[in-house]
This is a predicted structure of a 492-nucleotide part of an RNA (small-subunit ribosomal RNA, 5' domain) from a wastewater metagenome.
The coordinates come from a structure-prediction model, not an experiment, and the mean pLDDT is 84.
The RNAcentral record of the full RNA draws on SILVA.
Its Rfam family is "Bacterial small subunit ribosomal RNA". Gene Ontology terms of the family: ribosome and structural constituent of ribosome.

Context: one part of a larger RNA
RNA sequence: GGAUGAACGCUGGCGGUGUGCCUUAGGCAUGCAAGUCGAACGGUAACAGGUCUAGCUUGCUAGAUGCUGACGAGUGGCAGACGGGUGAGUAACACGUAGGAAUCUACCUUGUAGUGGGGGAUAGCUCAACGAAAGUUGGGGUAAAACCGCAUACACCCUCCGGGGGAAAGCAGCAAUGCGCUAUAAGAGGAGCCUGCGCGCUAUCAGCUAGUUGGUGGGGUAAUGGCCUACCAAGGCUACGACGGCUAGCCGAUGUGAGAGCAUGAUCGGCCACAAGGUUACUGAGACACGGAACCUACACCUACGGGUGGCAGCAACCGGGAAUAUUGCGCAAUGGGCGAAAGCCUGACGCAGCGACACCGCGUGUGGGAUGACACUUUUCGGAGCGUAAACCACUGUGGCGAGGGAGAAAUAAUGAUAGUACCUCGCUAGAAAGCACCAGCUAACUACGUGCCAGAAGCUUCGGUAAUACGUAGGGUGCAAGCGUUAUCC
Numbered sequence: 001g002g003a004u005g006a007a008c009g010c011u012g013g014c015g016g017u018g019u020g021c022c023u024u025a026g027g028c029a030u031g032c033a034a035g036u037c038g039a040a041c042g043g044u045a046a047c048a049g050g051u052c053u054a055g056c057u058u059g060c061u062a063g064a065u066g067c068u069g070a071c072g073a074g075u076g077g078c079a080g081a082c083g084g085g086u087g088a089g090u091a092a093c094a095c096g097u098a099g100g101a102a103u104c105u106a107c108c109u110u111g112u113a114g115u116g117g118g119g120g121a122u123a124g125c126u127c128a129a130c131g132a133a134a135g136u137u138g139g140g141g142u143a144a145a146a147c148c149g150c151a152u153a154c155a156c157c158c159u160c161c162g163g164g165g166g167a168a169a170g171c172a173g174c175a176a177u178g179c180g181c182u183a184u185a186a187g188a189g190g191a192g193c194c195u196g197c198g199c200g201c202u203a204u205c206a207g208c209u210a211g212u213u214g215g216u217g218g219g220g221u222a223a224u225g226g227c228c229u230a231c232c233a234a235g236g237c238u239a240c241g242a243c244g245g246c247u248a249g250c251c252g253a254u255g256u257g258a259g260a261g262c263a264u265g266a267u268c269g270g271c272c273a274c275a276a277g278g279u280u281a282c283u284g285a286g287a288c289a290c291g292g293a294a295c296c297u298a299c300a301c302c303u304a305c306g307g308g309u310g311g312c313a314g315c316a317a318c319c320g321g322g323a324a325u326a327u328u329g330c331g332c333a334a335u336g337g338g339c340g341a342a343a344g345c346c347u348g349a350c351g352c353a354g355c356g357a358c359a360c361c362g363c364g365u366g367u368g369g370g371a372u373g374a375c376a377c378u379u380u381u382c383g384g385a386g387c388g389u390a391a392a393c394c395a396c397u398g399u400g401g402c403g404a405g406g407g408a409g410a411a412a413u414a415a416u417g418a419u420a421g422u423a424c425c426u427c428g429c430u431a432g433a434a435a436g437c438a439c440c441a442g443c444u445a446a447c448u449a450c451g452u453g454c455c456a457g458a459a460g461c462u463u464c465g466g467u468a469a470u471a472c473g474u475a476g477g478g479u480g481c482a483a484g485c486g487u488u489a490u491c492c
């Protein structure tokens, strides 16, 4: 000198774009953050309409009816493994890069072949029982694209090559047809696994290892493999640093620097890991699953004391911690995602707005004239000098501000705008709201007066202050930067 997710002090006019718990992976009241499909199903709790019946004040009331729009709860499908958060753990095939073979892949794309015929249940419902609740149990009966056989199956799987095994579902529409379903081949994208190289500090850590290293048989997995197991052998790693300890998410990048390098890994993007601490599996194409399940632990809450419930490292908010970090906001209009044939529904992703000079960028706080060089203040050799064209005063302008009127693009040749009556435009008024901070001994741009008297104090270094202090404090003046200026911390 540059830089910062900064903080502190003094000060503070406007706009744009970014950015904002670095500390306790501490605890969390409340609301919201993952649903959707009635064109899979039986249905009808609520709402609206229709139809029927009855009453009458003839347009209302009561009852019935799934008939229609729809739809609570339920069965079923898909999604919930994405998106969002955090960096605790991890020095590791975690990450980066370059390769590899023994694999899987829902939705999507392109082919090939098929979609025949049956069955038994179960939730909802209803009846009954238990419980404070959470919830649970039994009887009856019901549907499906839920479940299970039979048939067929080129291709598929197994094979001792003789043979053996295994599938499907319908729905909408008047129809045409469309959307599905089953098997299989390929693709795209995704995922798992293995390897070479690279990727902290420490030897005041020198030896480490028993599923350890290899083999055979078996098991297991989508798949290779001590991944697991039985037996056999005695191996394997290590000064090219094993093992241990400490620290740490990694990278693209970011800061700095002429570069080499050094430091960092906030925001944005890729990968990994985690979801109160720990363990486990289930479902599923995919999880050993943040807002799923089971168990243990700690904590908190409800309770009728028998028993239950919970997990903000999602978005806001709160307490605590801290030098320190924001709104319990608006909207699905756009982009993207899930479901759906669609209309659409959901979406604290996202788009916006709010707060903070936290950062960067831009603009303003007027412009021109104006000497009798006014007053005040400071200083003085008492003549004057400085502040200083500075002010007053005159003329002008309108960035900004205020008032009124109009008013977007973003939206896709139709509809749809949270932002927003915002930006912007037009008209009118107004110099009116809008300058500070640090420094002035040398380094280092900028000096005098008074006060103080090794005191009070200053200080980055050298140092300054003990009676004439350009170094302390105040005033006048000056210098630098400027809506900021200084200080502190850290990196180059």
Base pairs, nucleotide, nucleotide: 001492002491003490004489006488007487008486009485010484013363014362015361016360017359018358019356020355021321026319027318030316031315032314035078036077037076040075041074043071044070047069048068049067050065051064052063053062054061055060056059085274086273087272095198096197097196098195099194100193103191104190105189108187109186110185111184112183113182114181115180116150118148119147125140126139127138128137129136130135156165157164158163170179171178172177200246201245202244207237208236209235212234213233214232215231216230217229218228219227249271250270251269252268253264254263255262256261276297277296278295279294280293299310300309301308302307327353329352330351331350335349336347337346338345339344366396367395368394369393377386378385379384400430401429402428403427404426405425406424410419436481437480438479439478440477441462442461443460447476448475449474450473451472457464458463